Predicted 3D model of a 258-nucleotide RNA (Bacterial large signal recognition particle RNA) from a Candidatus Gastranaerophilaceae bacterium. Lineage of the source: Bacteria > Bacillati > Candidatus Melainabacteria > Candidatus Gastranaerophilales > Candidatus Gastranaerophilaceae. A source record names the gene ffs. Rfam family: Bacterial large signal recognition particle RNA. Rfam's curators write: The signal recognition particle (SRP) is a universally conserved ribonucleoprotein involved in the co-translational targeting of proteins to membranes. The family's RNA type in Rfam is non-coding RNA gene.
[in-house]
RNA sequence: CCGUGCUCCACGGGGAGGUUGCGGAUCUCUCGACUCGAACGCUUAUGCGAGGUGCAGAGCCUGCUAUGAGGCUUGUGCGGGUUUGGUGGACGGAUAUAUUAUUGUUGACGUUUUAAAUUAUAAUGGCGUAGGCUGCCGAACCGUGUCAGGAUGGAAACAUAGCAGCACUAAGGCAUUACUUGCGGGUGUUAUAACUUUAAAAAAUAGAUAAUAUUCCCCGAAAAUCUCACUUGUACUUGUCGAUAGGCAGUGGCACGG
Repeated sequence: CCGUGCUCCACGGGGAGGUUGCGGAUCUCUCGACUCGAACGCUUAUGCGAGGUGCAGAGCCUGCUAUGAGGCUUGUGCGGGUUUGGUGGACGGAUAUAUUAUUGUUGACGUUUUAAAUUAUAAUGGCGUAGGCUGCCGAACCGUGUCAGGAUGGAAACAUAGCAGCACUAAGGCAUUACUUGCGGGUGUUAUAACUUUAAAAAAUAGAUAAUAUUCCCCGAAAAUCUCACUUGUACUUGUCGAUAGGCAGUGGCACGG
RNA backbone atom coordinates (compact mmCIF):
# COMPACT_ATOMS: atom_id res chain seq x y z
C1' C A 1 0.00 0.00 0.00
C1' C A 2 -3.98 -3.70 -1.29
C1' G A 3 -7.87 -7.26 0.22
C1' U A 4 -11.17 -9.59 4.03
C1' G A 5 -13.72 -9.79 8.92
C1' C A 6 -15.30 -7.41 13.53
C1' U A 7 -16.34 -3.27 16.48
C1' C A 8 -16.73 2.16 18.11
C1' C A 9 -19.97 5.07 15.69
C1' A A 10 -23.84 6.69 12.28
C1' C A 11 -28.85 6.08 10.21
C1' G A 12 -31.15 13.73 11.00
C1' G A 13 -31.24 18.62 13.01
C1' G A 14 -33.37 23.51 14.54
C1' G A 15 -37.32 26.85 16.63
C1' A A 16 -41.94 27.51 19.55
C1' G A 17 -44.58 25.57 23.56
C1' G A 18 -44.23 22.61 27.95
C1' U A 19 -40.92 21.32 32.20
C1' U A 20 -37.01 23.05 38.17
C1' G A 21 -34.30 21.10 34.04
C1' C A 22 -33.01 17.42 29.72
C1' G A 23 -35.31 14.18 26.05
C1' G A 24 -39.64 11.82 23.77
C1' A A 25 -44.72 13.17 22.19
C1' U A 26 -47.51 18.16 20.01
C1' C A 27 -47.16 22.55 16.37
C1' U A 28 -43.75 24.37 12.86
C1' C A 29 -39.01 25.21 9.50
C1' U A 30 -35.40 22.60 6.69
C1' C A 31 -31.94 19.99 -0.39
C1' G A 32 -36.72 14.62 2.99
C1' A A 33 -34.19 11.45 6.98
C1' C A 34 -34.01 2.46 8.48
C1' U A 35 -38.50 -0.57 10.54
C1' C A 36 -41.90 -1.89 14.57
C1' G A 37 -44.16 -1.21 19.73
C1' A A 38 -45.92 1.34 24.24
C1' A A 39 -46.37 7.04 25.90
C1' C A 40 -43.55 7.73 28.81
C1' G A 41 -38.06 7.87 30.25
C1' C A 42 -34.15 10.46 32.91
C1' U A 43 -31.51 13.70 36.95
C1' U A 44 -26.95 16.95 34.50
C1' A A 45 -28.83 14.14 31.08
C1' U A 46 -29.43 14.42 24.00
C1' G A 47 -35.16 9.16 25.62
C1' C A 48 -37.29 3.28 26.61
C1' G A 49 -37.86 -1.93 24.38
C1' A A 50 -37.15 -5.29 19.90
C1' G A 51 -34.92 -5.91 15.09
C1' G A 52 -32.09 -4.22 10.62
C1' U A 53 -28.34 -1.66 7.36
C1' G A 54 -23.47 0.75 6.47
C1' C A 55 -18.45 1.18 8.19
C1' A A 56 -12.85 2.74 9.53
C1' G A 57 -12.95 5.21 2.90
C1' A A 58 -15.84 8.73 4.18
C1' G A 59 -21.32 11.02 3.32
C1' C A 60 -18.51 9.63 10.67
C1' C A 61 -16.40 12.91 14.56
C1' U A 62 -13.86 17.74 16.18
C1' G A 63 -12.41 22.94 15.33
C1' C A 64 -12.51 27.51 12.34
C1' U A 65 -14.82 30.36 8.50
C1' A A 66 -18.95 31.52 5.79
C1' U A 67 -24.29 31.02 4.08
C1' G A 68 -28.74 31.75 6.22
C1' A A 69 -34.80 28.91 5.89
C1' G A 70 -37.42 29.78 10.14
C1' G A 71 -38.83 30.98 15.27
C1' C A 72 -38.69 34.22 19.65
C1' U A 73 -37.74 39.29 21.12
C1' U A 74 -36.88 45.41 21.42
C1' G A 75 -38.55 49.91 19.28
C1' U A 76 -40.88 52.91 15.52
C1' G A 77 -44.11 53.95 11.38
C1' C A 78 -48.54 52.87 8.48
C1' G A 79 -53.32 50.24 8.42
C1' G A 80 -57.91 46.99 10.11
C1' G A 81 -61.51 45.64 14.10
C1' U A 82 -63.97 46.30 18.94
C1' U A 83 -64.53 49.82 22.72
C1' U A 84 -64.31 54.77 26.20
C1' G A 85 -64.99 59.96 26.03
C1' G A 86 -65.27 64.39 22.92
C1' U A 87 -66.04 67.47 18.20
C1' G A 88 -69.94 67.20 14.87
C1' G A 89 -74.83 68.13 14.07
C1' A A 90 -80.36 66.06 10.91
C1' C A 91 -85.13 66.13 13.44
C1' G A 92 -87.78 68.30 17.53
C1' G A 93 -88.72 72.11 21.38
C1' A A 94 -88.27 77.11 23.53
C1' U A 95 -86.94 82.74 23.31
C1' A A 96 -86.62 87.34 20.58
C1' U A 97 -87.04 90.29 16.04
C1' A A 98 -88.75 91.22 11.02
C1' U A 99 -92.03 90.30 6.74
C1' U A 100 -96.51 88.29 4.60
C1' A A 101 -101.44 86.23 5.04
C1' U A 102 -105.97 85.33 7.81
C1' U A 103 -109.07 86.62 11.85
C1' G A 104 -111.07 90.03 15.88
C1' U A 105 -115.41 95.60 19.56
C1' U A 106 -121.16 91.88 14.77
C1' G A 107 -116.21 90.52 20.96
C1' A A 108 -110.44 87.35 19.33
C1' C A 109 -106.83 84.72 22.89
C1' G A 110 -107.24 83.27 27.81
C1' U A 111 -110.58 82.15 32.41
C1' U A 112 -115.06 79.96 34.73
C1' U A 113 -119.58 76.83 34.46
C1' U A 114 -122.56 73.04 32.01
C1' A A 115 -122.98 69.09 28.48
C1' A A 116 -120.92 65.64 25.04
C1' A A 117 -116.83 62.74 22.86
C1' U A 118 -112.19 59.97 23.55
C1' U A 119 -108.79 57.20 26.61
C1' A A 120 -107.57 54.51 31.23
C1' U A 121 -109.03 51.99 35.75
C1' A A 122 -112.70 49.84 39.09
C1' A A 123 -117.70 47.78 40.36
C1' U A 124 -121.88 45.30 38.35
C1' G A 125 -124.65 43.12 34.28
C1' G A 126 -124.79 41.05 29.19
C1' C A 127 -122.32 38.21 25.26
C1' G A 128 -118.55 34.73 23.69
C1' U A 129 -115.20 30.84 25.03
C1' A A 130 -112.80 26.84 28.03
C1' G A 131 -113.53 23.95 32.46
C1' G A 132 -116.30 22.23 36.95
C1' C A 133 -121.23 20.34 38.42
C1' U A 134 -125.57 17.27 36.43
C1' G A 135 -127.70 13.46 33.00
C1' C A 136 -126.91 9.84 29.16
C1' C A 137 -123.91 6.81 25.82
C1' G A 138 -119.50 4.14 26.03
C1' A A 139 -114.74 -2.24 25.97
C1' A A 140 -115.77 -9.28 20.47
C1' C A 141 -110.78 -11.06 23.60
C1' C A 142 -106.51 -7.76 25.78
C1' G A 143 -111.63 -3.59 32.14
C1' U A 144 -114.73 -5.08 36.84
C1' G A 145 -118.78 -8.13 38.94
C1' U A 146 -122.08 -12.27 38.16
C1' C A 147 -120.97 -15.99 34.94
C1' A A 148 -126.23 -20.55 31.84
C1' G A 149 -124.04 -24.13 28.63
C1' G A 150 -119.52 -26.31 27.93
C1' A A 151 -114.06 -27.18 29.77
C1' U A 152 -110.06 -28.90 33.41
C1' G A 153 -108.79 -31.70 38.04
C1' G A 154 -111.01 -35.38 41.35
C1' A A 155 -113.74 -42.09 42.85
C1' A A 156 -116.98 -38.51 44.82
C1' A A 157 -118.05 -34.23 47.62
C1' C A 158 -116.28 -30.30 45.44
C1' A A 159 -112.59 -26.96 43.46
C1' U A 160 -110.43 -23.89 39.42
C1' A A 161 -110.17 -20.94 35.00
C1' G A 162 -113.85 -18.72 32.13
C1' C A 163 -116.87 -17.52 26.43
C1' A A 164 -121.87 -15.65 25.21
C1' G A 165 -125.61 -12.96 27.94
C1' C A 166 -126.77 -9.31 31.83
C1' A A 167 -125.15 -5.20 35.08
C1' C A 168 -121.41 -1.39 35.98
C1' U A 169 -117.41 1.69 34.74
C1' A A 170 -112.28 3.90 32.21
C1' A A 171 -110.39 6.76 28.14
C1' G A 172 -113.57 9.33 25.13
C1' G A 173 -118.22 11.39 23.26
C1' C A 174 -123.11 13.83 23.43
C1' A A 175 -126.73 16.83 25.89
C1' U A 176 -128.39 20.67 29.48
C1' U A 177 -126.98 26.24 30.64
C1' A A 178 -129.97 26.26 36.47
C1' C A 179 -125.45 27.04 39.56
C1' U A 180 -120.10 27.92 39.66
C1' U A 181 -114.54 29.16 38.14
C1' G A 182 -110.99 31.32 34.68
C1' C A 183 -110.19 34.21 30.30
C1' G A 184 -111.66 37.76 26.26
C1' G A 185 -114.07 42.54 23.86
C1' G A 186 -114.99 48.52 18.93
C1' U A 187 -120.24 45.48 25.09
C1' G A 188 -124.74 48.31 28.67
C1' U A 189 -124.92 51.23 33.27
C1' U A 190 -122.43 53.70 37.31
C1' A A 191 -118.04 55.94 39.64
C1' U A 192 -113.14 58.21 39.37
C1' A A 193 -109.05 60.56 36.57
C1' A A 194 -106.93 63.29 32.26
C1' C A 195 -101.14 69.60 31.12
C1' U A 196 -106.96 65.52 25.40
C1' U A 197 -111.07 67.32 21.95
C1' U A 198 -115.95 69.63 20.75
C1' A A 199 -120.40 72.63 21.70
C1' A A 200 -123.21 76.26 24.51
C1' A A 201 -123.46 80.13 28.16
C1' A A 202 -121.32 83.94 31.53
C1' A A 203 -118.09 87.91 33.24
C1' A A 204 -114.10 90.85 31.53
C1' U A 205 -111.68 93.56 27.30
C1' A A 206 -107.56 93.85 22.63
C1' G A 207 -105.26 91.31 20.46
C1' A A 208 -104.75 86.16 18.38
C1' U A 209 -103.14 82.32 14.73
C1' A A 210 -100.11 80.30 10.66
C1' A A 211 -95.90 80.35 7.20
C1' U A 212 -90.94 82.09 6.00
C1' A A 213 -86.02 84.20 7.41
C1' U A 214 -82.52 85.39 11.20
C1' U A 215 -80.34 85.53 16.64
C1' C A 216 -79.63 82.71 21.09
C1' C A 217 -80.56 78.30 24.22
C1' C A 218 -82.00 72.93 25.26
C1' C A 219 -82.24 67.88 23.48
C1' G A 220 -79.68 64.99 20.16
C1' A A 221 -79.71 60.10 15.25
C1' A A 222 -76.05 58.98 11.43
C1' A A 223 -71.62 59.96 8.48
C1' A A 224 -66.82 62.08 9.15
C1' U A 225 -62.89 63.15 12.59
C1' C A 226 -59.88 63.19 17.34
C1' U A 227 -58.91 60.22 21.60
C1' C A 228 -58.37 56.04 26.26
C1' A A 229 -57.79 50.73 26.28
C1' C A 230 -57.42 45.93 23.95
C1' U A 231 -56.55 42.92 19.71
C1' U A 232 -54.63 42.01 14.81
C1' G A 233 -51.89 42.69 9.93
C1' U A 234 -47.71 44.77 7.44
C1' A A 235 -42.76 47.43 6.66
C1' C A 236 -38.19 48.68 8.81
C1' U A 237 -35.30 47.88 13.10
C1' U A 238 -32.70 45.83 18.24
C1' G A 239 -31.06 41.45 20.53
C1' U A 240 -30.94 36.13 20.39
C1' C A 241 -31.33 30.84 18.84
C1' G A 242 -30.30 28.78 14.33
C1' A A 243 -31.65 24.02 10.11
C1' U A 244 -29.29 23.39 5.35
C1' A A 245 -25.64 24.01 1.26
C1' G A 246 -20.08 25.57 0.64
C1' G A 247 -14.62 26.11 2.03
C1' C A 248 -10.14 24.93 5.20
C1' A A 249 -7.66 21.96 8.89
C1' G A 250 -7.30 17.81 12.25
C1' U A 251 -8.45 12.87 14.42
C1' G A 252 -9.22 8.29 12.16
C1' G A 253 -9.71 1.41 16.30
C1' C A 254 -8.81 -4.27 16.75
C1' A A 255 -7.36 -8.68 13.96
C1' C A 256 -5.98 -11.99 9.56
C1' G A 257 -3.75 -12.64 4.58
C1' G A 258 -0.74 -10.76 0.40